Model confidence (mean pLDDT): 81 of 100. A computed fold for a 72-nucleotide RNA from a Minisyncoccota bacterium, annotated as transfer RNA.
[in-house]
RNA sequence: GGCCUCAUCGUCUAACGGCUAGGACGGCACCCUUUCACGGUGCAAAUCGGGGUUCGAUUCCCCGUGGGGUCA
Numbered sequence: 001g002g003c004c005u006c007a008u009c010g011u012c013u014a015a016c017g018g019c020u021a022g023g024a025c026g027g028c029a030c031c032c033u034u035u036c037a038c039g040g041u042g043c044a045a046a047u048c049g050g051g052g053u054u055c056g057a058u059u060c061c062c063c064g065u066g067g068g069g070u071c072a
Stems, first nucleotide, its partner, number of pairs: 001071007010025004018055001027043005048064005
């Protein structure tokens, strides 16, 4: 350098082009308990960047950025 692939809450991970972006762990608040732990309920928290296609993009296309793989 060529090609392939991946990028979503703090972490891990879902999401036939039709969302209020779901779940687990973690965090916070409350309940339970004499207290802690366990348990229960609730809350906050995310789509790598820029364009394009589309009525509508996390999803499809292009260009970047970063990670991984492979060939040279």